Context: one part of a larger RNA
């Protein structure tokens, strides 16, 4: 030195465990901020490093409501003091205080800092100094010539999910250009609990169908394509939900304003008859009545039918007309079609009631054995010294709110119609314009410029109004389908920062979140934009090892007690590297 064996260290692998994580299910909720937010500096306990709470009232203050004996959060004890059946701690609900910094808003500034003005107000002999309130920008309203003054509004942050506007490459095409990747990523603006889309100038070919959204299909189908790689519908048809309307014009009425006219022959509704007298007509704007459609719809104008009762009012009288008000009567309603709500169940935001077991046995310890029993609308699941329906927390099953949130259906309520409504003639008049439509050149549909139609942007040119126009894949008959050029609109669809309940052929500490840990987005790295770890387990309970003894009053280790076990805190199992004693052999 090597090898076998034994026994260690030493390492922290394996089992086992789970305080964390992951994923999906359902209801809920879906904002928060100038009344100062997210978000953070600094503070705030007798003694106080971190966490967590909390704000000069500062681990809290005040009310209400639960609960009932112990409490003055965790790491984490101890100590001093104290609270509490006059109801503490705690746990819901509202309410006080809420330094400073952030949008950060008096001005500034290198965030948590400095400096300030005006008026109050404490102090002072005056000051200084302290409190307290106001003072920023833009927007919309008023009020004004303005400056400004008041009043409302923004702003800023938030995980995804929507709309818009912009918009790559890496890759694929086995190279690459047109294409692809993709309108993906990423940037901006915008909002909402959803957004967005929508009540056909539509589908698309049928004797059709009938807003929009979503899923299954249709279908990797028609088709598009260096016809390469690829990329890819629609309509039918099966479901989910279901809702539809409001303007603009024409015509009428007022108001204003310009023009004109002008005491009347025109005007005041219509007739007669008296009166009036800035009345009258035409433009413009504004307001209110009236209309809203595609078997075209509507004013206007005339004709025909139906149409509750009353009051008042028109320059006077009478009758209709017309205008307003009541009552009855029909109807609708807050989520669009007119809008603000009251009251009121559910249901959330604390909690409570909740059956039914005793002994033997070995054990450290019974939940196990083994003997009787007993409950179950409770035999989910969790603790408890192994393995518990009947010990504990629960579990089925019932119950409960002072206050805050909530808001079904009904009711008060509120608002429509009660004279228009229908129905026919005329064919006067309206039917959304720098639009439609042509044309260049883009864009986007499955369509890459194509026989390219549709929809859309930019230039240019530039109509009609229902014998109008738009589409049906180039164009043109024929035939059909719709009425652009103004606006609203739940549902059923998406999403999940967040509450709350549930489930897992999900992980089990080099997994699972990066992060199970008094100390994770921390330690550490980076000049920053960022980057970013390691680290769980004693045992049932600390009984966490009195006391002796070696030592340096250490470390550490020997008795000796504790425990079922030293499992002794570098602590449950303790693998393999690796280093060791010792015995054995080999050289």
């Nucleotide at each position: 030195g090597g090898u076998g064996c034994a026994c260690g260290g030493g390492g922290g692998a394996u089992g086992c465990c789970u305080a964390g994580g992951c994923g999906c299910c359902a209801a809920g909720c879906g904002g928060c901020g100038a009344u100062g937010a997210a978000g953070g500096a600094c503070g705030c306990g007798g003694u106080c490093g971190g966490c967590u709470g909390c704000g000069a009232u500062a681990a809290g203050c005040c009310c209400c409501g639960g609960g009932g004996a112990g409490c003055c959060g965790c790491c984490u004890a101890a100590c001093a003091g104290g609270c509490u059946u006059u109801g503490a701690u705690c746990c819901g609900g509202g309410g006080a205080u809420c330094u400073c910094c952030g949008a950060a808003u008096g001005g500034g500034g290198a965030a948590a800092c400095c400096c300030g003005u005006a008026c109050c107000g404490a102090u002072u002999g005056a000051a200084a100094u302290c409190g307290g309130u106001a003072c920023a920008u833009c927007c919309c309203g008023u009020g004004g010539c303005a400056a400004c003054a008041c009043g409302g509004g923004a702003a800023g942050c938030g995980a995804a999910c929507g709309c818009g506007g912009g918009g790559a490459a890496g890759u694929g095409a086995a190279a690459c250009a047109u294409c692809u990747c993709a309108g993906u990523a990423c940037c901006c603006g915008c909002a909402g609990g959803a957004a967005a889309a929508g009540a056909a100038a539509g589908a698309g070919g049928a004797u059709u169908c009938g807003a929009c959204u979503c899923c299954c299909c249709c279908a990797g189908u028609a088709g598009c394509g260096g016809c390469g790689a690829g990329c890819g519908a629609a309509a039918a048809g099966g479901g989910a939900u279901c809702a539809g309307c409001c303007u603009a014009a024409a015509c009428c009425c007022g108001a204003u304003c310009u023009g004109c006219g002008c005491g009347a022959u025109a005007g005041c509704g219509u007739g007669a008859g008296c009166g009036c007298g800035u009345u009258g007509c035409a433009g413009g704007u504004c307001g209110g009545g009236g209309g809203u459609c595609g078997c075209g719809g509507g004013a206007a104008u005339c004709g025909c039918g139906c149409g509750u009762c009353u009051c008042g009012g028109g320059g006077c009288u009478c009758a209709c007309a017309c205008c307003g008000g009541g009552a009855g009567c029909g109807g609708a309603g807050u989520g669009a079609c007119a809008a603000a709500g009251g009251c009121c169940a559910a249901c959330c935001u604390a909690g409570c009631c909740g059956a039914a077991c005793g002994g033997u046995c070995a054990g450290g310890a019974a939940u196990g054995u083994c003997c009787g029993g007993c409950c179950a609308u409770a035999g989910a699941g969790g603790g408890u010294g192994a393995a518990a329906g009947u010990c504990c927390c629960g579990u089925a099953g019932g119950c409960g709110a002072a206050a805050g949130g909530g808001g079904a259906a009904g009711c008060c309520c509120u608002c429509c119609g009660u004279u228009g409504c229908g129905c026919g003639a005329u064919c006067u008049c309206c039917c959304a314009a720098g639009u439609a439509c042509c044309g260049c050149c883009g864009g986007u549909c499955u369509c890459g410029g194509g026989a390219a139609a549709g929809c859309u942007g930019g230039c240019g040119g530039g109509a009609a109004u229902c014998c109008g126009g738009c589409c049906c894949g180039a164009c043109c008959a024929u035939g059909g389908g719709c009425u652009a050029a103004g606006g609203c609109u739940a549902a059923g669809u998406a999403c999940g920062g967040c509450u709350u309940g549930g489930c897992g052929a999900c992980c089990g500490a080099u997994a699972g979140u990066g992060g199970a840990c008094u100390a994770a987005g921390u330690a550490a790295g980076g000049c920053g934009a960022c980057u970013g770890a390691a680290a769980g387990g004693u045992g049932a309970a600390a009984a966490g090892a009195a006391c002796c003894c070696c030592u340096g009053c250490g470390a550490g280790g020997g008795g000796a007690g504790c425990g079922a076990a030293a499992a002794g805190g570098a602590c449950c199992u303790g693998a393999a590297a690796c280093c060791g004693u010792g015995c054995a052999u080999c050289u």
Predicted 3D model of a 587-nucleotide part of an RNA (large-subunit ribosomal RNA, domain I) from a Planctomycetota bacterium. Lineage of the source: Bacteria > Pseudomonadati > Planctomycetota. It matches the Rfam family "Bacterial large subunit ribosomal RNA". Its family is annotated with ribosome and structural constituent of ribosome in the Gene Ontology. Its mean pLDDT, the model's own confidence on a scale to 100, is 82. The RNAcentral record of the full RNA draws on ENA.